[in-house]
RNA sequence: GCCGCCUUAGCUCAGCUGGUAGAGCACCACUCUCGUAAAGUGGGGGUCGUCGGUUCGAGUCCGACAGGCGGCU
Numbered sequence: 001g002c003c004g005c006c007u008u009a010g011c012u013c014a015g016c017u018g019g020u021a022g023a024g025c026a027c028c029a030c031u032c033u034c035g036u037a038a039a040g041u042g043g044g045g046g047u048c049g050u051c052g053g054u055u056c057g058a059g060u061c062c063g064a065c066a067g068g069c070g071g072c073u
Stems, first nucleotide, its partner, number of pairs: 001072007010025004019056001027043005049065005
């Protein structure tokens, strides 16, 4: 220098053929217990890496950039 993949909640990751975002763990509250832990119930938490484009509508499609990983030279 060239090519490919990844970037979504605190962490690990889903998200189909574009229709307005979820799970597990963690966290908080409550129940239970003499008290913890475990278990159960409920709850909070997101500009979907950034900036543009397409579209009535973008996490999803297109481009550029940034960061990370791998390969080739």

Transfer RNA from a Thermoleophilaceae bacterium, 73 nucleotides, folded computationally. RNAcentral records the identical sequence in 3 taxa. Its Rfam family is "tRNA". Its family is annotated with triplet codon-amino acid adaptor activity in the Gene Ontology.